C1' cells in the first nucleotide's frame, strides 16, 4: 500500500429501506428476619464521522473519512 471483515445501550450482540431490540449489568417496587434467587416496572441511543449521494422515506443501499481485527504485499 492493497484487499477483506466490523464499527448500534455500561458489556455481548440482533435488527432483507417504514425509523430501535434482546441478554447480562444499573435503577425502583414486590418477595424473604436478611442476602441471594424469583417475579414486575423503568433510565438509558439522535445507530464511528460527512451542511456528502440515491429514495416519498436509509441504523439499513453508494461514495469518502475515521478507527479495531484479518489475508496479502514490502
Nucleotide at each position: 500500500g492493497u484487499c477483506g471483515u466490523c464499527g448500534u445501550a455500561g458489556c455481548u450482540c440482533a435488527g432483507c429501506g417504514g425509523a430501535a431490540g434482546a441478554g447480562c449489568g444499573c435503577c425502583g417496587c414486590c418477595c424473604u428476619c436478611a442476602u441471594a434467587a424469583g417475579g414486575c416496572g423503568g433510565a438509558g441511543g439522535c445507530c464511528g464521522g460527512u451542511u456528502g449521494g440515491u429514495u416519498c422515506g436509509a441504523c439499513a443501499c453508494c461514495a469518502c473519512c475515521c478507527g479495531a481485527c484479518g489475508a496479502c504485499a514490502c
Transfer RNA from Paractinoplanes toevensis, 74 nucleotides, folded computationally. The sequence is in RNAcentral, with records from ENA. Rfam family: tRNA. By type it is a transfer RNA. Taxonomically the source falls in Paractinoplanes (Bacteria, Bacillati, Actinomycetota, Micromonosporales).